[in-house]
RNA sequence: CUCUUAUGGAGAGUGGCGGAGGGACUGGCCCGAUGAUGCCCGGCAACCGAUCGUAUGGUUAUGGUGCCAAUUCCUGCAGCCGCGUGCUGAGAGAUGAGAG
Numbered sequence: 001c002u003c004u005u006a007u008g009g010a011g012a013g014u015g016g017c018g019g020a021g022g023g024a025c026u027g028g029c030c031c032g033a034u035g036a037u038g039c040c041c042g043g044c045a046a047c048c049g050a051u052c053g054u055a056u057g058g059u060u061a062u063g064g065u066g067c068c069a070a071u072u073c074c075u076g077c078a079g080c081c082g083c084g085u086g087c088u089g090a091g092a093g094a095u096g097a098g099a100g
Base pairs, nucleotide, nucleotide: 001100002099003098004097005096006095007094013041015040016039017038021031022030023029025076027074028073042068043067044066047064048063049060050059051058052057072092077089078088079087080086081084
């Protein structure tokens, strides 16, 4: 990097460092010197793991990841009707597990 598969309306600091952009991309709309993004610590969760069970599943958090503004912030394509700033499904992107 590609493929397969699962998930996404819940949850997570009044800390330290550090100083300008950040929320993938488009268009929006937001966050940010009352200090964002990032790093450290801390935390959340429970995909892998561990454990109990024949099993749906339960429990756990020493390990591997992940995550900690806003539904994946909304949206880009298609369908549907009650045409509403509607609903549903794709796509894209993210993460885990497996494979190449």
The RNA shown here (SAM riboswitch aptamer (S box leader)) has 100 nucleotides and comes from Sulfobacillus benefaciens. It was read from a public genome assembly, where an Rfam model found it. Rfam family: SAM riboswitch aptamer (S box leader). Its family is annotated with regulation of gene expression in the Gene Ontology. Model confidence (mean pLDDT): 86 of 100. Taxonomically the source falls in Sulfobacillus (Bacteria, Bacillati, Bacillota, Eubacteriales).